[in-house]
This record gives sequence, C1' cells and structure tokens, in this order.
RNA sequence: ACUUCGGGGCAAGGUGAAAUUCCUUACCGACGGUGAUCAAGUGUAUGCUUGUCAGUCCGUGACCCGCUUUUCUACUUGCUAGAAAACGGUGGAGCUGGUGAAACUCCGGCACCGACAGUUACAGUCUGGAUGGGAGAAGU
Repeated sequence: ACUUCGGGGCAAGGUGAAAUUCCUUACCGACGGUGAUCAAGUGUAUGCUUGUCAGUCCGUGACCCGCUUUUCUACUUGCUAGAAAACGGUGGAGCUGGUGAAACUCCGGCACCGACAGUUACAGUCUGGAUGGGAGAAGU
C1' cells in the first nucleotide's frame, strides 16, 4: 500500500383506543490492554508454551457538538454560507462476602448501565441515517 473480515438482544403476561416504548418479567454485551480462572502440552522451576477468561478497571470506536486549522463548493464576494478531513470537546454503569501473598478481573450474592432521530404511548432490544462509519483483526 492493497484485499478480506469487523455487534448482540423483549419470549410470556398486565393496563390501554393506542405500547416489542409504560408495568411484571425476559434478553443482549463491539475493539485493544491488564488478568490468580479453565483447558492442553512440556516437565519441575510456586516454571514455560499455546488457546481462553472484565458490559461496570485502563483506554478506543460509533452518535452528537465546534472557540481552532486545512481543503473544497456556492454566490449576494462577506474575514458570508455549506461540506469534508484533522484536531479538540461531550459521552454510561459495582458494591459486598469468600479464597488467597496478591482479585474492581476468580467463586457466591445482590445491584447497576446503554448515542441520535422517529413512533396512535416514554425504546439498550422496533424503524431510520446505515448496502454507511468504525476501534481493530487476519492475509498478501
């Protein structure tokens, strides 16, 4: 540089004119890192190798915003308007008990979280922007 890949989820019931949006309950968990689980191999060194292990830890991404910079487009040529990129900003959630040398990651218990727009009625799960973008992964 190129190619390919790159997100899951309302079953059942209640109220109602109307709700997969409310209520009971159910279900889901992107990417990298860390990591004491677990498995296999090796074989002694509390070791090493490979795979695997966090929605709530440390970061990233999508959406949204623009006081900055650059580029492009438009005309009414204005230090105007629009678009894109960079950059910046915004952006959710975990306690407790146990084991232990060590755990916000293991085991038990109980909690909690989820962009924007739309909708006969409020959405993590429906529809839409999106046959998009994307952290990143693999390969050549």